[in-house]
RNA sequence: CCGCGCGGGAGAGUCUCCGUCUGAUCGGCCACCGGCCGGGCUGCUGCGGAGCGCCGAAGGGGCAAACUCCCCGGAACCUCUCAGGCGCCAGGACCGCGUGG
Numbered sequence: 001c002c003g004c005g006c007g008g009g010a011g012a013g014u015c016u017c018c019g020u021c022u023g024a025u026c027g028g029c030c031a032c033c034g035g036c037c038g039g040g041c042u043g044c045u046g047c048g049g050a051g052c053g054c055c056g057a058a059g060g061g062g063c064a065a066a067c068u069c070c071c072c073g074g075a076a077c078c079u080c081u082c083a084g085g086c087g088c089c090a091g092g093a094c095c096g097c098g099u100g101g
Base pairs, nucleotide, nucleotide: 001101002100003099004098005097006096007095008094013052015051016050017049018048019047020046021043023041025039026038027037028036029035030034053086054085055084059082060080061079062078
């Protein structure tokens, strides 16, 4: 330095719209077996998509000094937010212990 095992490990949406599934319920219609249309709901925050807002600790990008000057080069938990993320779980930079190379 790398791999593996165990333990610890932060932040940020109960937002809007559309579609769709579920189960009861309310209203109407067809005509009584039931079916159709519409409304607001249920679901841990159902599921999918779009928009807006937000977070930084996978990954990725940017830079200071040293390097005699210029060029080149150049780190991070700083910074950007492409990627990723914003209930729980999971993931998670990094830290500790053990173990193998």